[in-house]
Context: one part of a larger RNA
Molecule: large-subunit ribosomal RNA, half B
Organism: Caldifarciminota bacterium
């Protein structure tokens, strides 16, 4: 320190987004009593109130366990004594109800739901599944299934058929294939009649998808607009409702509730409500949203004690994230926030515990935001398909009869201008036709131009052409053809209605029946399903724009070229003359002059560098022209070739420009122009397709319909070097970006805040007590921009809690000045950052506003200080609503209403706690103080002064002095209160056979008490002085003969500054000082090494060997002043530490007294209301008995244990 838990004085929601959280509170049964509302069912355990044990005796009721009820008695703080058990009420939204969902963040107002309503099915239904065959719904049958929609129940569902949609009709337009017809067959190819569905067309239909105005005017106060006009639509929003779950303005306005209220009811109210995507109520219900009372409370003031885990220490056991190397503070550089550069200051060495400022801590290649010729879900009047679908054709496919077309043949009729006897279709034959019955006549029937013609039929019994008239054409009769018609046949359609033999359904009977199903082709529909597309540029994207082809001018920085969403304007054509070309003229404009004629027409004269014109833009040009005429005229020609531009000077298309050459033209006497236009804009590839030229290639040759290619031109790509194609995603996902937004942070300071200068004015007079315009200058780095510097392999984003720090441009306190200061209260200012700056209402809020206090309720900053600290109420994720937009799927810095906040701390840094070494022997103790920390005090009020100074009066001070109080700091616990799982008694239910003692009921069962500790809410304490200054007041004085606080010199002056004053502190390497204590002995002592001798060796040395001394030798041992373990403890305490005892002892236990808790044991003895077999039974009462029990406290007391040892330790 956390986490579960237990208690709490006063006060009770002041917490807080929000009574979150808390068994706080309420609680079971009995009686009693219960409102508004209301679907009469409820609401209701509404609310409120009162009992509740024990024991003895009595009734009733039952077979009985048992229950119920009266009466007496009788205990305790409390009798559902524990366990167990509804907190209650008012109001308002949403939804009716009980149900269901997002296993793993959303339980809801979303779903669902009875009931309400549309639509589609007459059963081989409709609808779904399947490629089919089938198969569900169904072994159901319109009181039925299915698909929408709406959401009990009440009162109600108002106006629109324009637009989509969907239904129904169609004289009429549109409409495929099939069919004709051309193509020599065939084929490509071409045209043509017609029609089916649909489409247009007419109508309907809204509980289909869906909509439901605007201006002006105008009653006798005003205000308001029944009413008036006028536009305009398909119809203008009715009933209800209304700052709403819907309302930007807006915390609308009035009430209410509150001291206070962005809340929250209740009105009002052009409102971005509104009628089944229902509307308005609404009893009842709801782990739903909001608000308000009442109980009630540790939720807060304001926190405190306890219990128990865990943390902490011992001893076993043992992962994980992580991880370049490390691993001080400030200031400052710096890709703009540094352990690590600089530069100063800190730093002796390790280690335990804690805390989470920092490591732009760890974790996850940001979810936002951008981009990707990435991807995916979804949606649609994107593009392209393709399932299913309607529809026509054909096949499968026969057959009869009905009305109706086509074509053909054959028969039969049909033809009227005038003129002519007349109803003369062409044409040629023709001289004949007729008893095989002309001509007439009746009836019929039928054509017609109304004159008359035709057929039959019957009757009749001889005529009719020719000749002549007439006339373009002459009739008798024959053939052949046209027109119209009729009929009859033969093919072939169509419509309607049979039939049965394919085919279907059935076991049979029978039913359908050439349909229907199947296939196949053809149009129509077709987001039902599937591919796919979704431009770029940009001071982030998005919306906007077009800075996406061009042209002209600045910019452009005097050769050329040269960016921006830089300034300014333009093109996407015109002209057959506004080209060519020869001649010939000059203009705007003035000034005189002159019929109508006026400033201005048209004319004359002078002047007149262009002040005009040039087809359009602006620059450059341009005067015998490039402007302005009048002539001839077509160079606005054909081919070719280089070379500039585009696209400076890499390369690059299309277009645009100049300069030749060959042709073949116009004009002009000729030099010569002329390949359009004073010049710079006026444009487009490749496929395809058209026209066009000429040609070359290829096939075929008996001849043909030909074909490819090559130039030229016309039609298109404005995103203009040219892809067929559109919206969403908050269900999203991948790659990347700090190449780019949103948050801090640098940077800048327009805007913000603050200050200044100058001094129009106000102030009665007077700029400068106070204010203080127009203009100027700054300064600061809190708003808001502004660019995009860090970061997207990730710096946790608003507010509030907590907790500290700094600045000062000072709110309060403190000194002081001016003043339009008399005093009092003010207004301005100057110095000043030591200290304090508060609690409440609504609201997420910073913030504003508001209440009652206050000396005062300042402003700023510290990554908009603080999420490895806390909250998560707002943003800004998934669910859902609602307004408002979208055809949709969605979407709104518009509302609403739900909605996972994980990390065990290596370094660093803080705060504590310890070891070691150093401090020129070692040690025990008591100091000193550089140097670090402190706010240890800050403010108020009241008496006095003093009703005094002042002031006419009303009013009313100061210096001083004295109490108190608040907030803060240290301590403390004697008092008061808190805890008090010590302790003590009461007491339920069990359980241990009764009693006695006891276990267990949340890790005290519940309750009444509580020492000792530790605590507030409790007690104590909490002065002033001293130096130096600040703003200002002064002396005395010159520079400056004066004046001056100053220049030298002197004295004042503030809560501020340094200090006395509290704390820590010798590791302050400058490692201080004093006092005492102990050592500066002793024994042993290797190997090197010196000397010495000895012996080998050497020519001599060196050199090897043993021996012996030396050197307080290194070291070991002994002694040591003290220390430390190790034992008993605790006034200490996480471990370490620190304190105390340690037998010569009161350290701790245990005994005893004392003193303190509780509250009167057990066990006996009587008593007791009654019952009773007269033995006894009995809640429970008295007496013994201020009993028993217990205690961290005090003293006393060696009974018990502090045994015995062991380690360092100077020399």
């Nucleotide at each position: 320190a956390u986490c579960u838990g237990u208690u709490c004085a006063g006060g009770g929601a002041a917490c807080u987004c929000g009574g979150c959280a808390a068994c706080a509170a309420u609680g079971g049964c009995c009686c009693c009593g219960u409102a508004c509302c209301u679907u009469u069912g409820g609401u209701a355990u509404a609310a409120g109130g009162g009992g509740u044990g024990c024991c003895u005796g009595c009734a009733g009721u039952g077979c009985a366990g048992a229950c119920u009820g009266c009466a007496g008695g009788u205990u305790g703080c409390a009798a559902u004594a524990a366990c167990a058990a509804g907190a209650g009420g008012g109001a308002u939204c949403c939804g009716a109800c009980u149900g269901u969902u997002u296993a793993u963040c959303a339980a809801a107002a979303a779903c669902a739901c009875a009931g309400g309503u549309g639509a589609c099915u007459g059963c081989u239904a409709g609808c779904c599944a399947g490629c089919a065959a089938u198969g569900g719904u169904u072994u159901g049958c319109a009181u039925a299934g299915u698909c929408g929609c709406u959401g009990a129940c009440u009162c109600c569902u108002g106006c629109u058929c324009a637009c989509u949609g969907c239904c129904a009709g169609u004289a009429c337009g549109u409409g495929a294939a099939a069919c004709c017809c051309c193509g020599u067959u065939c084929a490509a190819g071409g045209g043509g009649c017609a029609u089916a569905a649909g489409c247009g067309c007419u109508g309907g239909u809204g509980a289909a998808g869906a909509g439901c105005g605007g201006g002006c005017c105008u009653a006798a106060c005003u205000c308001u607009g029944a009413g008036g006009c006028u536009c305009u639509c398909a119809c203008g929003g009715u009933a209800g409702c209304a700052u709403g779950a819907u309302g930007c303005c807006u915390u609308g306005c009035c009430g209410a509730u509150u001291g206070a209220u962005u809340g929250u009811c209740g009105g009002c109210u052009u409102g971005u409500c509104c009628a089944a995507c229902g509307g308005a109520g609404u009893a009842a219900c709801g782990a739903g949203g909001u608000c308000c009372c009442u109980a009630c409370u540790g939720u807060c003031c304001c926190g405190a004690a306890c219990a128990g885990g865990u943390g902490c220490c011992u001893g076993a056991u043992g992962a994980a994230c992580u991880c370049g190397c490390u691993g001080c503070g400030c200031g400052g550089u710096g890709a703009a926030u540094a352990u690590g550069c600089c530069g100063c200051g800190g730093a002796a060495u390790c280690c335990c515990a804690a805390c989470g400022g920092g490591a732009a801590g760890a974790g996850a290649a940001g979810a936002c935001c951008c981009c990707a010729c990435g991807g995916a879900g979804a949606u649609u009047u994107a593009c392209u398909a393709c399932a299913g679908u309607c529809u026509g054709u054909u096949g499968u496919u026969g057959u009869g009869g009905u009305c109706u077309g086509g074509u053909u043949u054959u028969c039969g009729a049909u033809g009227u201008c005038g003129a002519g006897c007349g109803u003369a279709g062409a044409u040629g034959g023709g001289a004949g036709c007729g008893c095989c019955g002309a001509a007439g006549c009746a009836a019929u029937u039928u054509c017609g131009c109304c004159a008359g013609g035709a057929a039959u039929u019957g009757u009749g019994g001889a005529g009719c052409a020719a000749c002549a008239a007439u006339g373009a054409a002459a009739c008798a009769c024959c053939a052949u053809c046209c027109u119209u018609c009729g009929a009859a046949a033969a093919c072939u359609g169509g419509u309607c209605c049979g039939c049965u033999c394919a085919c279907c359904c059935g076991g049979c009977a029978g039913g359908g029946g050439a349909c229907a199903g199947c296939a196949a082709u053809a149009g129509g529909u077709g987001g039902g399903u599937a591919g796919u597309u979704a431009g770029g540029c940009u001071g982030g994207g998005g919306c906007g724009g077009c800075a996406c082809g061009c042209c002209c001018c600045u910019g452009a920085a005097a050769a050329g070229g040269u960016a921006u969403c830089a300034g300014g304007g333009g093109c996407g054509c015109c002209c057959a003359a506004a080209g060519g070309u020869g001649u010939c003229c000059u203009c705007a404009c003035g000034a005189g002059a002159g019929u109508c004629a006026g400033a201005a027409a048209u004319u004359c004269u002078c002047g007149g560098u262009a002040g005009a014109a040039u087809g359009c833009a602006a620059a450059g040009g341009u005067a015998a022209a490039a402007g302005g005429a009048c002539g001839c005229u077509u160079g606005a020609c054909c081919g070719u070739g280089a070379a500039c531009u585009a696209c400076a000077c890499a390369g690059c298309a299309a277009g645009g420009u100049u300069c030749g050459c060959g042709g073949a033209u116009g004009c002009g006497a000729a030099a010569g122009c002329a390949g359009g236009g004073c010049u710079u804009a006026g444009c487009g590839a490749a496929c395809g397709u058209c026209a066009g030229a000429a040609g070359c290639g290829c096939a075929u040759u008996a001849g043909u319909g030909g074909c490819c290619c090559u130039c030229u031109g016309g039609u298109c790509u404005u995103a203009c070097a040219g892809u067929g194609a559109a919206u969403u995603u908050a269900c999203c996902c991948u790659g990347g970006g700090g190449g780019u937004a949103a948050u801090c942070g640098a940077g800048u300071g327009g805007u913000c805040g603050c200050g200044g200068g100058u001094g129009a004015g106000a102030g009665u007079u007077c700029a400068c007590a106070u204010c203080g315009a127009c203009c100027c200058c700054g300064c600061g780095g809190u708003u808001u921009g502004c660019g995009a510097c860090c970061u997207c392999g990730c710096c946790g984003u608003c507010g509030g809690c907590u907790c500290u720090u700094g600045g000062u441009a000072u709110c309060c306190u403190g000194g002081c000045a001016g003043u339009g200061c008399a005093c009092a209260a003010g207004c301005u200012g100057c110095c000043a950052a030591g200290g304090g700056u508060g609690c409440a209402g609504g609201u997420g809020u910073u913030a504003a506003c508001u209440g009652a206090u206050u000396a005062a309720a300042a402003c700023c900053g510290a990554a908009c200080g603080u999420u490895a600290g806390u909250u998560g109420g707002g943003u800004u994720a998934a669910g859902a609503a609602c307004g408002g937009u979208g055809c949709g799927a969605g979407c709104c810095a518009g509302u609403u209403u739900g909605g996972u906040u994980a990390c065990u701390a290596u370094c660093u840094g803080u705060u504590g706690g310890g070891a070691u070494u150093g401090c020129g022997g070692g040690g025990u103790g008591u100091c000193u103080g550089a140097a670090g920390g402190g706010a240890a005090g800050g403010a108020g009020c009241g008496c006095u002064g003093a009703g005094u100074a002042c002031g006419a009066g009303a009013g009313g001070a100061a210096c001083g002095g004295c109490g108190c109080u608040u907030c803060g700091u240290g301590g403390c616990c004697u008092c008061u209160g808190g805890u008090u799982a010590a302790c003590c008694a009461g007491u339920u239910g069990u359980c241990c056979g009764a009693c006695a003692g006891g276990g267990c009921a949340g890790u005290c069962g519940c309750u009444g008490g509580g020492u000792a500790g530790c605590u507030a809410c409790g007690c104590c304490a909490u002065a002033g002085c001293u130096u130096a200054u600040a703003a200002g007041a002064g002396c005395u004085g010159a520079a400056a003969g004066c004046a001056u606080c100053u220049a030298a010199g002197c004295a004042c002056g503030a809560a501020g500054a340094a200090g006395c004053c509290c704390c820590u502190a010798a590791a302050a390497a400058g490692a201080g000082a004093c006092a005492c204590c102990c050592a500066u002995u002793c024994c042993u002592g290797a190997a090197a090494c010196u000397u010495u001798a000895u012996g080998g060796g050497u020519a001599a040395a060196a050199c090897c060997a043993u021996a012996a001394a030396g050197g307080u030798u290194a070291g070991g041992g002994a002694c040591g002043a003290g220390g430390g373990c190790g034992c008993c403890g605790g006034c200490a305490a996480a471990a370490g530490a620190c304190c105390g005892g340690g037998u010569u002892g009161a350290u701790a236990g245990g005994c005893a007294a004392g003193g303190g808790a509780u509250g009167u044991a057990a066990g006996c003895a009587c008593c007791a209301a009654g019952c009773u077999u007269u033995u006894g039974c009995g809640a429970g009462g008295u007496g013994u008995u201020c009993a028993g029990u217990c205690c961290a406290c005090u003293u006393g007391u060696a009974c018990u244990a502090a045994a015995a040892g062991c380690c360092c330790g100077a020399g």